[in-house]
Context: one part of a larger RNA
RNA sequence: AUCUUUCUGAGGGAAUUCGGCAAAUUAGCCCCGUACCUUCGGUAUAAGGGGUCCCUAUGUUUGUUGUUGUAUAAUUGCAAUCAUAGGGCGCAGUGACUAAGUGGGUCCGACUGUUUAACAAAAACUUAACUAACUGCUAGCCUGUAAAGGUGUGUACAGUUGGUGACGUCUGCCCAGUGCCUGUACUUCAAACUCCUUUUCAAGGGAGCUAAGAGCAGGUAAACGGCGGGAGUAACUAUAACUCUCUUAAGGUAGCGAAAUGCCUUGCCGUUUUAAUGACGGCCUGCAUGAAUGGCGUAACGAGAUCCACACUGUCCCCAGAAAGAAUCCC
Numbered sequence: 001a002u003c004u005u006u007c008u009g010a011g012g013g014a015a016u017u018c019g020g021c022a023a024a025u026u027a028g029c030c031c032c033g034u035a036c037c038u039u040c041g042g043u044a045u046a047a048g049g050g051g052u053c054c055c056u057a058u059g060u061u062u063g064u065u066g067u068u069g070u071a072u073a074a075u076u077g078c079a080a081u082c083a084u085a086g087g088g089c090g091c092a093g094u095g096a097c098u099a100a101g102u103g104g105g106u107c108c109g110a111c112u113g114u115u116u117a118a119c120a121a122a123a124a125c126u127u128a129a130c131u132a133a134c135u136g137c138u139a140g141c142c143u144g145u146a147a148a149g150g151u152g153u154g155u156a157c158a159g160u161u162g163g164u165g166a167c168g169u170c171u172g173c174c175c176a177g178u179g180c181c182u183g184u185a186c187u188u189c190a191a192a193c194u195c196c197u198u199u200u201c202a203a204g205g206g207a208g209c210u211a212a213g214a215g216c217a218g219g220u221a222a223a224c225g226g227c228g229g230g231a232g233u234a235a236c237u238a239u240a241a242c243u244c245u246c247u248u249a250a251g252g253u254a255g256c257g258a259a260a261u262g263c264c265u266u267g268c269c270g271u272u273u274u275a276a277u278g279a280c281g282g283c284c285u286g287c288a289u290g291a292a293u294g295g296c297g298u299a300a301c302g303a304g305a306u307c308c309a310c311a312c313u314g315u316c317c318c319c320a321g322a323a324a325g326a327a328u329c330c331c
Stems, first nucleotide, its partner, number of pairs: 002326008011317002015315001020312001028052005037042001039166001053088007061080004066075003089093001101310007108302002113125002129164007140151004167297004172227003177224002179220005186215003193208005228246005255289001256286001267283006
């Protein structure tokens, strides 16, 4: 001189950094006091203030030894408790230890819970709730080649399987394709069977009959999924409620929207900043939003993502000092 762990720091206070990462602040108990929002339960220890040790005095409440000829009372002593006041010491009284930093906006997921043992704890999974399908019990589903067994010594308010995911408000149009379900006078259709046939037998050839399936006819989207283009038009301009046209199974409704989705894009406007590819609010020209592949809201909750503010700080300006240890070098 370096590294590790720890401690302290003038003035400034996030200027550091992808980002307050790390550190610091806060902290227990008592009293006061608490907003927006809200599913009226919460939010909430919201926030924000004050107190906290020792001695003495006085009083409160309770227990108890005595005393008072009247006793559910009064009084005295002791113990515990709480309150008020005066005084004392220190920089500091939950003096160490223990022990929340706080508030606001937005996104996602309702919540508690679960998960990649050893790089991921989440917005993923689960969940209550909603919904669809199968199933009348010798059921359906699952395990097993089978016998048999589970669900279940249950019985549709049940069981199994799939989807969405509290709650509020809603959930539009399309059955042409694919799937599933129902029907089917008719068509097609294998082997077996019947009949014919190569003079007979065998192999072969042909005809007839026929199951499921397919054709055919319907249904079904909280089934898989899908949800257009081109012209013209209003008395400034612009735009187009309106009209025409091609076309589809139907042409995206309500909502939301530069979004965890927007290429162009650092879109445009406003707020925030001295300054913002950020954040929030608005606009809609949605490359390529959109309704249980759920749409849009939403109090509470979150070691979730992101932005802002206060407090606080060696993160930084800009490093300095101290303690313990490590290895290297020198003696």
Annotation:
The part of an RNA shown here (large-subunit ribosomal RNA, domain IV) has 331 nucleotides and comes from a Candidatus Woesearchaeota archaeon. RNAcentral holds the full RNA, with entries from ENA. Its Rfam family is "Archaeal large subunit ribosomal RNA". Lineage of the source: Archaea > Nanobdellati > Candidatus Woesearchaeota.